Predicted 3D model of a 72-nucleotide RNA (transfer RNA) from an uncultured Candidatus Berkelbacteria bacterium. Model confidence (mean pLDDT): 82 of 100. Rfam family: tRNA. The family's RNA type in Rfam is transfer RNA.
RNA sequence: UGGGAAGUGGCCAAGCGGUACGGCGUCUGCCUCUGGAGCAGAAGAUCGAAGGUUCGAAUCCUUCCUUCCCAG
Numbered sequence: 001u002g003g004g005a006a007g008u009g010g011c012c013a014a015g016c017g018g019u020a021c022g023g024c025g026u027c028u029g030c031c032u033c034u035g036g037a038g039c040a041g042a043a044g045a046u047c048g049a050a051g052g053u054u055c056g057a058a059u060c061c062u063u064c065c066u067u068c069c070c071a072g
Base pairs, nucleotide, nucleotide: 001071002070003069004068005067006066007065010024011023012022018055026042027041028040029039030038048064049063050062051061052060
């Protein structure tokens, strides 16, 4: 420098045009002599950034940023 992949709550991770599923973790309550386990509930992501298309974008298009892989 060229090609490709990935970026979504604290961590992991689903989604493939119609207001983001789930797991771990956190908090609250119940239970327990205490802790853990278990049960119930709650909070937390405008989806890497900026534009564009669209009635509507995590999703499609453009540019850029970060990480990884391949080639030179």